RNA sequence: AUGUUAUCAAGAAAGGCUGAGGGAUUAGACCCAUUGACGCCUUAGCAACCCUUUCACUUAGGAAGUAGGUGCUACGUUCUACACAAACAACCAGUCAUUUUUGGGAGUAGUGGUAGAUAACAU
Numbered sequence: 001a002u003g004u005u006a007u008c009a010a011g012a013a014a015g016g017c018u019g020a021g022g023g024a025u026u027a028g029a030c031c032c033a034u035u036g037a038c039g040c041c042u043u044a045g046c047a048a049c050c051c052u053u054u055c056a057c058u059u060a061g062g063a064a065g066u067a068g069g070u071g072c073u074a075c076g077u078u079c080u081a082c083a084c085a086a087a088c089a090a091c092c093a094g095u096c097a098u099u100u101u102u103g104g105g106a107g108u109a110g111u112g113g114u115a116g117a118u119a120a121c122a123u
Base pairs, nucleotide, nucleotide: 001123002122003121004120005119006118007117008116013043014042015041016040017039021032022031023030026081027080028079029078044073045072046071049069050068051065052064053063054062055061077115082112083111084110087108088107091104092103093102
C1' cells in the first nucleotide's frame, strides 16, 4: 500500500513546548481557536480489538482482568450530500363542496450505500 472481517449515538484531561489556523477529502452549514486551538512531548485516564485467566465446547460463545501491543480522551465519523422510504407530511391537482376519499408530492424519522477512521489477519 492492497484485500478480508468486525466496530464506529457510550466512555475518558492535566501540564510543558510551539504559534495560526483547525474539525480526513470537495461543497454548504455549524463549531473550536491568540483567554493559545491544531500539532508534538510527558503524565494520567477510557475502552477492551489483539492479549491474559477461567467456564463451556462439534462449532459459535459466556464471565473476569488490564501486565503487554495498538487505539482513543470537543461537537454522532460534527451535520448534510447518493439510493430507498410501507409510516409522518407542508403543498398542488381533482371535486358543486368536503375534516373523509382519489392522483401527485418538497421534506422528515428510519434503512442502506459511498467515502473515512480503528483493530485483527493475509498478501